Description
A computed fold for an 89-nucleotide RNA from a Clostridia bacterium, annotated as c-di-GMP-I riboswitch aptamer. The source organism's lineage runs through Bacteria, Bacillati, Bacillota and Clostridia. It was read from a public genome assembly, where an Rfam model found it.
């Protein structure tokens, strides 16, 4: 430096679910918490999803209802990128 991930030591995070405030929402942050995870570290660059405040189209006298959009989110949905612990080849 490449490939790996049986055993393992040291650690690390933390699905769900609660609780606070944020938030139009999908979800994020904080506390508990502990399903699991060898990159469940960081990234929003390609697809997939979610949501739909605002816009646009229809319908409707009207309240309102439908459908479409991401400029919103998802990295614990996939690839890509960048970084890392020990082992073993």
């Nucleotide at each position: 430096a490449c490939c790996u991930g049986a055993u393992a030591a040291a650690g690390g995070c933390u699905c769900u679910c609660c609780c606070c405030g944020c938030g139009a929402a999908a979800g994020a942050g904080g506390g508990g918490g502990u399903c699991g995870c060898a990159a469940a570290a960081c990234c929003a660059c390609g697809g997939g999803c979610c949501u739909g405040c605002g816009g646009a189209u229809u319908c409707g006298a009207a309240g309102g209802a439908a459908u479409c959009u991401a400029u919103g989110g998802u990295a614990g949905c996939c690839g890509a990128g960048u970084u890392g612990c020990c082992g073993g080849g």